The prediction has a mean pLDDT of 84.
A computed fold for a 71-nucleotide RNA from a bacterium, annotated as transfer RNA.
[in-house]
RNA sequence: GGGCCUGUAGUUUAGUGGUAGAAUGGGGCAUUCGCAUUGCCCUGACGUGGGUUCAAUUCCCACCAGGUCCA
Numbered sequence: 001g002g003g004c005c006u007g008u009a010g011u012u013u014a015g016u017g018g019u020a021g022a023a024u025g026g027g028g029c030a031u032u033c034g035c036a037u038u039g040c041c042c043u044g045a046c047g048u049g050g051g052u053u054c055a056a057u058u059c060c061c062a063c064c065a066g067g068u069c070c071a
Stems, first nucleotide, its partner, number of pairs: 001070007010024004018054001025043006047063005
């Protein structure tokens, strides 16, 4: 330098055009003499910039970051 893959919550991830879900984590309450467990509630995310579309996490382009292969 070139090819390919990946980028969603603090972490691990689901989601192939129409309200972004889950687990775990964090906070509160209940339960306990206390802790743990358990239950309920809350919290929190689409890498960046453009394009297509009535509508984009999703499709297209560029860039950025990581991984992998070739040179």
Overview:
RNAcentral records the identical sequence in 2 taxa. Its Rfam family is "tRNA". By type it is a transfer RNA. The RNAcentral record of the sequence draws on ENA and MGnify.